[in-house]
Context: one part of a larger RNA
RNA sequence: GGAUGAACGCUGGCGGCGUGGAUAAGGCAUGCAAGUCGAGCGGAUCAUUUUCUGAACUCAUUUGAGAUUACAUCAAGAGUGCGGGAUGGAAAUGGUUAGCGGCGAACGAGUUAGUAACACCCUGGUACGUACCCCGAAGACGGAGAUAGCCCAUCGAAAGAUGGGGUAAUAUCCGAUAUUGUCGCAAGAUGAAAGGCGCAAGCCACUUCGGGAGCGACCUAGGCCCGAUCAGCUAGUUGGUAGGGUAACGGCCUACCAAGGCUAUGACCGGUAGGGGAGGUGAGAGCCUGAUCCCCAACGACGGAACUGAGAUACGGUCCGUACUCCUACGGGAGGCAGCAGUCAAGAACAUUCGACAAUGGGCGAAAGCCUGAUCGAGCGACGCCGCGUGCAGGAAGAAGGCCUUCGGGUCGUAAACUGACAUAGUAAGGGAAAAACGAAAGUGAUUGUACCUUACGGAAAGAGGUGGGUAACUACGUGCCAGCACCAGCGGUAAUACGUAGACCUCAAGCGUUAUCC
Numbered sequence: 001g002g003a004u005g006a007a008c009g010c011u012g013g014c015g016g017c018g019u020g021g022a023u024a025a026g027g028c029a030u031g032c033a034a035g036u037c038g039a040g041c042g043g044a045u046c047a048u049u050u051u052c053u054g055a056a057c058u059c060a061u062u063u064g065a066g067a068u069u070a071c072a073u074c075a076a077g078a079g080u081g082c083g084g085g086a087u088g089g090a091a092a093u094g095g096u097u098a099g100c101g102g103c104g105a106a107c108g109a110g111u112u113a114g115u116a117a118c119a120c121c122c123u124g125g126u127a128c129g130u131a132c133c134c135c136g137a138a139g140a141c142g143g144a145g146a147u148a149g150c151c152c153a154u155c156g157a158a159a160g161a162u163g164g165g166g167u168a169a170u171a172u173c174c175g176a177u178a179u180u181g182u183c184g185c186a187a188g189a190u191g192a193a194a195g196g197c198g199c200a201a202g203c204c205a206c207u208u209c210g211g212g213a214g215c216g217a218c219c220u221a222g223g224c225c226c227g228a229u230c231a232g233c234u235a236g237u238u239g240g241u242a243g244g245g246u247a248a249c250g251g252c253c254u255a256c257c258a259a260g261g262c263u264a265u266g267a268c269c270g271g272u273a274g275g276g277g278a279g280g281u282g283a284g285a286g287c288c289u290g291a292u293c294c295c296c297a298a299c300g301a302c303g304g305a306a307c308u309g310a311g312a313u314a315c316g317g318u319c320c321g322u323a324c325u326c327c328u329a330c331g332g333g334a335g336g337c338a339g340c341a342g343u344c345a346a347g348a349a350c351a352u353u354c355g356a357c358a359a360u361g362g363g364c365g366a367a368a369g370c371c372u373g374a375u376c377g378a379g380c381g382a383c384g385c386c387g388c389g390u391g392c393a394g395g396a397a398g399a400a401g402g403c404c405u406u407c408g409g410g411u412c413g414u415a416a417a418c419u420g421a422c423a424u425a426g427u428a429a430g431g432g433a434a435a436a437a438c439g440a441a442a443g444u445g446a447u448u449g450u451a452c453c454u455u456a457c458g459g460a461a462a463g464a465g466g467u468g469g470g471u472a473a474c475u476a477c478g479u480g481c482c483a484g485c486a487c488c489a490g491c492g493g494u495a496a497u498a499c500g501u502a503g504a505c506c507u508c509a510a511g512c513g514u515u516a517u518c519c
Stems, first nucleotide, its partner, number of pairs: 001519004006515005013388006019381002026344003030341003035103003040100002043097010057083001059081005066074002110299003120223002124219003128216003133212007141175004150165006181190003195204003225271003232262003237259008274296004278289004301322005324335004352378001354377003360374001361372004392420003401412004426457006435447001437444002463508005469488002474503005484491002
């Protein structure tokens, strides 16, 4: 001199783009962060329509216990008919959705604890797997029994659990078939399926096999920090045979056999540490670093285990143990922010319990669409970089005031006042994007009435460090080895350009210094 995820001190006008828990992988209240499909299924429920059932009641009529009776009239009840529509049932259409079922939840998001290792980088390889996607070949026939939901009953404070009955499917099972497939020298044996929507054409799904793409698994020469005050280490250890296991090779595991294997080219042990692309510096060689972004790995309170599945030994799944926290009717239960916000703690130190799915991308769906704290945006912080402003022109042989003075004057200084014209931020009014394209159409922008444009009004905004030398910039007063300064050498003991104050000056500037760390 350069640099920083910085912090601290003084100061602080605006905008754009970035960036912001480096410490306690410490504990967490609350909300949200993974759902979706009714075009797989049976129900439940709501609305509308159609249809059946047809109560009360009204009217008419027939009859009529009885009442009053001269004719006649009234009348409980019963029958029939026209209305009336309660109630209950069935069907269709449309909406909603707890459950079964499918796909997703193994991605995305976070963190760096562990790990010195095939973890990572790079080179070459194969004994392997692969849901969704693409290409090709072939198929999809016949049947069956369950189970949730539901109904009934029971236990429990809750979390939840149990028994009985009965029901559906793209759930499950059996049989048939077998182009290719698997096993086998062959004969032969063996192995599959599911429907849905549509008037239809057809579309979406389903099964088996072959190939591809992408992804993953494994092996491999080389690379990969410090310590020798760590010198020997090793029994599944090293190799073989046989078997098991795996998607697959292999001591990966087991039995038996042999006695090997590694090591001063640093084994083993201890310490430290996620690795790389990259970042900083430097003329380079190198040295240092591993924030943000991208790739890979590992982890999800700690330890262990498997299940499901194409894929996990699974952050927002399950089981067990431990610690901690919470609820409890004391019998028993619940939980895991290293997701986004937020809170406490610790710390020199790090933000909003914001908006939207409009765009990009992801999941599901035939689609409309739903979900998405990924993402896109806004908020906060001079934390960084970049840009802009705090004015411009004129204005005295030079006001007042400050400071210095040889008392003549000098300096702050065209600086101010004053005059003139105009502009950025802001306020008000008017106009107003791009981002975009998507959707069958109607319609749809979080940001946002933002950026920007026009008109009017209006007139905010400079500090910090330094001034003996290195090092740009000097005088006066105070102090008197005191108080103090200081990066180095050093300064201060009565004329201190080195301490303190003032004026003047220098440097940088919305910053300037200090501290820490690297080159």
Molecule: small-subunit ribosomal RNA, 5' domain
Organism: Candidatus Parcubacteria bacterium